[in-house]
Annotation: The RNA shown here (transfer RNA) has 73 nucleotides and comes from Candidatus Omnitrophica bacterium CG11_big_fil_rev_8_21_14_0_20_64_10. Its Rfam family is "tRNA". By type it is a transfer RNA.
Order: sequence, then C1' cells, then structure tokens
RNA sequence: GGGUCCGUAGCUCAGCGGUGAGAGCAGCGCACUCAUAAUGCGUUGGUCCCUGGUUCGAAUCCAGGCGGACCCA
Repeated sequence: GGGUCCGUAGCUCAGCGGUGAGAGCAGCGCACUCAUAAUGCGUUGGUCCCUGGUUCGAAUCCAGGCGGACCCA
C1' cells in the first nucleotide's frame, strides 16, 4: 500500500428500512434472611464511532473519514 470483517448501555452482544432501540451480566431499590450470599420483583443507564448522501422514513442502504482484528504484498 491492497483486501475482508467489525464499531449499538459500564461489559458481552442481538437488531439486516417502519410500532416506543433491546437481552444477559453489572449498578440501584425492595422482598426474603439474625446477617451475608443465592433467589424473586422493580428500576436507572444510549449523540446506535464521525460527516455527508438516498428515502415519506436509516442503527439498518451508499460514499468518505476515524478506530480495531485478520489476510496479502
């Protein structure tokens, strides 16, 4: 230098054009217990990496950029 894949909550990820952006874990509160853990219930938390484009509508499609992993040279 070229190619492929990835970037969504604190962490691991789902979501592949349309209701309100989600799950598990973690955090917080409550219940249970003498207490802790475990368990159950509830709950907080997001500029969907950035910029532009397409579209009535974009996390999702397209272009460029930034960052990461791997392969080729």
The coordinates come from a structure-prediction model, not an experiment, and the mean pLDDT is 83.